The RNA shown here (transfer RNA) has 74 nucleotides and comes from a Candidatus Woesearchaeota archaeon.
Lineage of the source: Archaea > Nanobdellati > Candidatus Woesearchaeota.
It matches the Rfam family "tRNA". Rfam classes the family as a transfer RNA.
Its mean pLDDT, the model's own confidence on a scale to 100, is 81.
The RNAcentral record of the sequence draws on ENA.
RNA sequence: GGCCCUGUAGCUUAACCUGGAUAGAGUAGCGGGUUUCGGCCCCGCUGGUGGGGGUUCAAAUCCCUCCAGGGUCU
Repeated sequence: GGCCCUGUAGCUUAACCUGGAUAGAGUAGCGGGUUUCGGCCCCGCUGGUGGGGGUUCAAAUCCCUCCAGGGUCU
């Protein structure tokens, strides 16, 4: 330098191929209930599509580009 794969919440991950409208879940954190206190358990809250641009009525999903990580070839 060429080609391929990956990037979603603090962490793990679903939805992507086949666009459809509140992006879901677990865990962690916070608050409450329960408890003599704590833990377990129960209820609730907070938090996310790597950046930018394009297509479209509508983009996590399609296209372009950049960034980061990994693999592979000479």